[in-house]
RNA sequence: UGGAAGUGCACCUAGGGUUCCGUCCGGUGAGCCGGAGACUGGUCCAAGUGGUGCAGGCACCUGCGGGUGUUACACCGUAGAGGGAUAAAAACCCGGGCGGA
Numbered sequence: 001u002g003g004a005a006g007u008g009c010a011c012c013u014a015g016g017g018u019u020c021c022g023u024c025c026g027g028u029g030a031g032c033c034g035g036a037g038a039c040u041g042g043u044c045c046a047a048g049u050g051g052u053g054c055a056g057g058c059a060c061c062u063g064c065g066g067g068u069g070u071u072a073c074a075c076c077g078u079a080g081a082g083g084g085a086u087a088a089a090a091a092c093c094c095g096g097g098c099g100g101a
Base pairs, nucleotide, nucleotide: 007055008054009053010052011051012050015045016044020042021041022039023036024035025034026033027032056071057070058069059068060067061066073096075100076099077098078097082094083093084092
């Protein structure tokens, strides 16, 4: 100076909106229809830098069945930004981006 790696999945949480349910308002004889997410909620989405677990990686040991250890760090700016998906939005994805340290 350059490159690579810094893992995956599941279950949750901060958080998120409004397709469905519910709630509220209006309409209807009823069925049902319309509206509201500055409606607490359920379904649902959900963290690289949040949690837990399982697996994987690496190192060493091994009687070859496995065992032990380890898996660090993640700050500032861009940016209260831009784009994307879904019904819609988000700390989701682009993105540990890009620049710096």

A computed fold for a 101-nucleotide RNA from Hydrogenispora ethanolica, annotated as Guanidine-I riboswitch aptamer.
It matches the Rfam family "Guanidine-I riboswitch aptamer". About the family: This family represents a conserved RNA structure found upstream of the ykkC and yxkD genes in Bacillus subtilis and related genes in other bacteria.
The sequence is in RNAcentral, with records from Rfam.
The organism belongs to Hydrogenispora, within Bacteria.
The coordinates come from a structure-prediction model, not an experiment, and the mean pLDDT is 85.